[in-house]
RNA sequence: CGCGGGGUAGUGCAGAGGUAGCACGUCGGGCUCAUAACCCGAAGGUCGAAGGUUCGAGUCCUUCCCCCGCUACCA
Numbered sequence: 001c002g003c004g005g006g007g008u009a010g011u012g013c014a015g016a017g018g019u020a021g022c023a024c025g026u027c028g029g030g031c032u033c034a035u036a037a038c039c040c041g042a043a044g045g046u047c048g049a050a051g052g053u054u055c056g057a058g059u060c061c062u063u064c065c066c067c068c069g070c071u072a073c074c075a
Base pairs, nucleotide, nucleotide: 002070003069004068005067006066007065010024011023012022013021018055026042027041028040029039030038048064049063050062051061052060
């Protein structure tokens, strides 16, 4: 430099046009002599950024930023 994959809750991920979810974690409660486990509940998201299409965009299109892999060049 080129190609491909990815960016969504604290972490790991799903969701591929029609109200943003799951697991773990966190907080509160229950159970227990107590802890863990288990059960119930809650909080937590400008969906990487900016535009565009659409009645409607996390999802489709364009540009840019960041991460990972491969490749090329140099050493």

A computed fold for a 75-nucleotide RNA from a Spirochaetota bacterium, annotated as transfer RNA. It matches the Rfam family "tRNA". Gene Ontology term of the family: triplet codon-amino acid adaptor activity. Rfam's curators write: Transfer RNA (tRNA) molecules are approximately 80 nucleotides in length.